[in-house]
This is a predicted structure of an 89-nucleotide RNA (Glycine riboswitch aptamer) from an Acidimicrobiales bacterium. Taxonomically the source falls in Acidimicrobiales (Bacteria, Bacillati, Actinomycetota, Acidimicrobiia). The coordinates come from a structure-prediction model, not an experiment, and the mean pLDDT is 77. It was read from a public genome assembly, where an Rfam model found it.

């Protein structure tokens, strides 16, 4: 002096889904029946690993418990910054 991985931190991009009723300090709230998935969470399992089986890990795919269906917050993922790990050449 360092590629690729991985971690965190800043930044910027970042979807989805209602209707009715009553109350209302008019900001919202409550019920009811409906919906959404990309925090979380759980379940199945293409797979991964190993000769095979077990076990273990596993998802944007599955339920929707949370949790959302004005707006904000928050948000999987992507993109760049930087800082810490590892270290291929």
């Nucleotide at each position: 002096a360092g590629a690729c991985c991985c971690c965190g931190u800043g930044c910027g991009g970042g979807a989805g889904a209602g209707c009715c009723a009553c109350c209302u300090c008019c900001g919202g709230g409550u019920g009811g029946c409906g919906c959404c998935g990309a925090a979380g969470g759980a379940g199945c399992a293409a797979u991964c690993c190993c000769u095979c089986c077990c076990c273990g890990g596993a998802a944007u795919c599955u339920c929707u418990c949370a949790g959302g269906c004005c707006c904000a917050c928050g948000g999987a993922c992507c993109g760049c910054a930087c800082g810490g790990g590892u270290g291929a050449g």